[in-house]
RNA sequence: GGGGAGUUAGUUCAGAGGGAGAAUACGAGACUGGCAGUCUUGUGACACGGGUUCGAUUCCCGUACUCUCCA
Repeated sequence: GGGGAGUUAGUUCAGAGGGAGAAUACGAGACUGGCAGUCUUGUGACACGGGUUCGAUUCCCGUACUCUCCA
């Protein structure tokens, strides 16, 4: 330099054109004499810009970054 894949919560991941989720972590509460543990509940995110669309986190293009293959 060229090809391919990826970027979603503090972390690891799912998801899907219209209500953004799970586990874990964190805060609060309950059980327990306390710790640990279990349960309930709450907070928190779609890399950036543009396009298509009534509507984009999802589709398309570009940029940035990560991984991988070739040279």

A computed fold for a 71-nucleotide RNA from a Clostridia bacterium, annotated as transfer RNA. It was read from a public genome assembly. The coordinates come from a structure-prediction model, not an experiment, and the mean pLDDT is 80. NCBI's taxonomy places the organism under Bacteria, Bacillati, Bacillota, Clostridia. Rfam family: tRNA. It is annotated as a transfer RNA.